[in-house]
């Protein structure tokens, strides 16, 4: 220099065209003599810029970052 794979809440990780799910951390609250544990609420995401589409996390170009692999 080519290729391939992947990018989504503070972290992991789902969703194969219809309003984005779960764990966990955080925050309120019930429980406790107090702390843990549990349990019951809350806020928090789709790398960016176009295109297809009534509808894009998803299909398609480009770009930007990583992982691999090939020279």
């Nucleotide at each position: 220099g080519c290729g391939u794979c992947a990018g989504u809440g503070g972290u992991c990780c789902a969703a194969u065209g219809g309003u984005a799910a779960g764990a966990u951390a955080g925050c309120g609250g019930c429980c406790u003599u107090c702390c843990a544990a549990g349990c019951c609420g809350u806020a928090g995401a789709u790398c960016c810029c176009g295109g297809u589409u009534c509808g894009a996390u998803u299909c398609c170009g480009g770009g930007c970052u990583g992982u691999c692999g090939c020279a």

Annotation
The RNA shown here (transfer RNA) has 71 nucleotides and comes from Halorarum halophilum. The RNAcentral record of the sequence draws on ENA and Rfam. It matches the Rfam family "tRNA". The family's RNA type in Rfam is transfer RNA. The prediction has a mean pLDDT of 82. NCBI's taxonomy places the organism under Archaea, Methanobacteriati, Methanobacteriota, Halobacteria, Halorarum.